[in-house]
RNA sequence: GUACAGACAGGGAAUGAAGUGCUCCCUUGGGAAACCUAAACCGCUUAGAAAGCUGAUGACUUCUGCGAAAAU
Numbered sequence: 001g002u003a004c005a006g007a008c009a010g011g012g013a014a015u016g017a018a019g020u021g022c023u024c025c026c027u028u029g030g031g032a033a034a035c036c037u038a039a040a041c042c043g044c045u046u047a048g049a050a051a052g053c054u055g056a057u058g059a060c061u062u063c064u065g066c067g068a069a070a071a072u
Base pairs, nucleotide, nucleotide: 009027010026011025012024013023016063017062018061019060020059022058029036030035043053044052045051
């Protein structure tokens, strides 16, 4: 110096919000700094278009919104 792994920290996981003794993924480059920028992520069926389908969770819990059924 490069590569890999780990730790810490930050970010992300198809429609809102919060929580977690949980899971997975990403964290590049420039700059003295400020700051800029990258990645993970942005659903499924169909060769594609058209058309159609599931879900407010990655998972669990709670709240909000929507839908269905039943009871009063």
The RNA shown here (Fluoride riboswitch aptamer (crcB RNA motif)) has 72 nucleotides. Of the family's consensus pairs, 100% are formed in the model. The coordinates come from a structure-prediction model, not an experiment, and the mean pLDDT is 75.